[in-house]
Molecule: c-di-GMP-I riboswitch aptamer
Organism: Deltaproteobacteria bacterium
């Protein structure tokens, strides 16, 4: 100096629930707010779930979740 790994220090995200706004809807964005998070940064390729699809069991299609898991790339610190 790199990996890996995660004490310490300097910060950093923000669950839920409130509130404004889009959506059919999952949900998303703005603002307050913390449950927690060493990548809770960012990517829809895999899987799983969730919406439409659908009067009924269902499918093809389309969309959503990166804080559901896998995997990708990127990144701050400098202790064992």
């Nucleotide at each position: 100096u790199a990996a890996u790994c995660g004490a310490a220090c300097g910060g950093g995200c923000a669950a839920a629930c409130c509130u404004c706004g889009a959506g059919u809807a999952a949900u998303c964005g703005g603002g307050g707010g913390a449950c927690g998070c060493a990548a809770a940064a960012c990517c829809a390729c895999g899987a799983u779930c969730c919406c439409u699809g659908a009067a009924a069991c269902a499918a093809a299609a389309g969309g959503g979740a990166a804080g559901u898991c896998g995997g990708g790339u990127u990144a701050c610190c400098g202790a064992a």